[in-house]
Context: one part of a larger RNA
RNA sequence: CUGGGUUUAAAGCGUCCGUAGCUUGACAAUUAGGUCUCUUGGGAAAUCUUCCGGCUUAACCGGAAGGCGUCUAAGAGAUACCGGUUGUCUUGGAACUGGGAGAGGUAAGCCGUACUUCGGGGGUAGGAGUGAAAUCUUGUAAUCCUCGAGGGACGACCUAUGGCGAAGGCAGCUUACCAGAACAGCUUCGACAGUGAGGGACGAAAGCUGGGGGAGCAAACGGGAUUAGAUACCCCGGUAGUCCCAGCCGUAAACGAUGUGCGUUAGGUGUAUCGGCUACCACGCGUUACCGAUGCGCCGUAGAGAAAUCGUGAAACGCACCACCUGGGAAGUACGGUCGCAAGGCUGAAACUU
Numbered sequence: 001c002u003g004g005g006u007u008u009a010a011a012g013c014g015u016c017c018g019u020a021g022c023u024u025g026a027c028a029a030u031u032a033g034g035u036c037u038c039u040u041g042g043g044a045a046a047u048c049u050u051c052c053g054g055c056u057u058a059a060c061c062g063g064a065a066g067g068c069g070u071c072u073a074a075g076a077g078a079u080a081c082c083g084g085u086u087g088u089c090u091u092g093g094a095a096c097u098g099g100g101a102g103a104g105g106u107a108a109g110c111c112g113u114a115c116u117u118c119g120g121g122g123g124u125a126g127g128a129g130u131g132a133a134a135u136c137u138u139g140u141a142a143u144c145c146u147c148g149a150g151g152g153a154c155g156a157c158c159u160a161u162g163g164c165g166a167a168g169g170c171a172g173c174u175u176a177c178c179a180g181a182a183c184a185g186c187u188u189c190g191a192c193a194g195u196g197a198g199g200g201a202c203g204a205a206a207g208c209u210g211g212g213g214g215a216g217c218a219a220a221c222g223g224g225a226u227u228a229g230a231u232a233c234c235c236c237g238g239u240a241g242u243c244c245c246a247g248c249c250g251u252a253a254a255c256g257a258u259g260u261g262c263g264u265u266a267g268g269u270g271u272a273u274c275g276g277c278u279a280c281c282a283c284g285c286g287u288u289a290c291c292g293a294u295g296c297g298c299c300g301u302a303g304a305g306a307a308a309u310c311g312u313g314a315a316a317c318g319c320a321c322c323a324c325c326u327g328g329g330a331a332g333u334a335c336g337g338u339c340g341c342a343a344g345g346c347u348g349a350a351a352c353u354u
Base pairs, nucleotide, nucleotide: 004325005324006323007308008307012322014202015201016200017199021195022194023193025089026088027087028086029085030084031083033082034081035078036077037076038075039074040073041072042071048066049065050064051063052062053061054060092192093189094188095187096185097184098183104178105177106176107175108174109173110172111155112154115151116150117149118148119147120146121145122144126137127136163170164169207248208247209246210245211244212243216242217241221237222236223235224234259321260320261319262318263317264316267299268298269297270296271295272294273293274292275291276290278289279288280286281284303310304309327354328353329352336347337346338345339344
């Protein structure tokens, strides 16, 4: 001289794509911009160091010499590294081929149970509800049994520490179209890569606009209870909404509270997909064991950690890039800007207080 951090204490953007920037494989040649060396010059004075001198000493003052690192100009050189240029390579990356897996997406069609409404038949006094009740419903025949018709929503079992997706999320069946990942081949290209300020796209639920739809459920609301009260919990109803189409909103404990990519570092065990090989039998795209890759879990060594715990999809050891934090409150407020139809979103203080 080099700040420390971000699972839970403040702190990882909700997710992905991607511009600039930053960073970036192996080998050879070349160049000499960075870098390094040398020479010459610059580098004021004061200050600093050494010596000498002057005030009775000292501080102080004067003189001489030196220093003035890191800096800088010109010239001459060096070429390991960084950079530029050229050529080559295949391990990063991408493409291709093959057979499988999957609630991955979009659209269309079909099915099923339950529920509810309506109609026919049977049947008669209750039904519903609760801790107990009541509101409610029922002689205009309910509840219940049965037959039929309509409607909207949903998709039991299989279902799993299971699968797929960037995340949000995705589950009846069939078809069409679209997309991604894994495995195997080791066929092609030859660094084409990583991250990503701005920017763009997607983004649960609720909410908003227009048009449909409306069975069940159900904010608000009405009623019955409970209670000291009961703007609640419980009960009877019930409208937005929930559903579909088109558009907007852009937020969540959007969570693994854990940014993305790459490399290195003991094992054990289960599961899903693909492949390999041997063995087995009923000889088949069979099953089990073993091995490899990838994903999802559990346990655990070293190590890490304040601990809980993490522990080869790390929170270990390193590298690259981005984002974010800096006591609590005031406050995610005010003001301004910007986006939005609005609700509000994004950006985002201070006084004061402690």
Small-subunit ribosomal RNA, central domain from uncultured Methanocorpusculum sp., 354 nucleotides, folded computationally. RNAcentral holds the full RNA, with entries from ENA and SILVA. Model confidence (mean pLDDT): 84 of 100.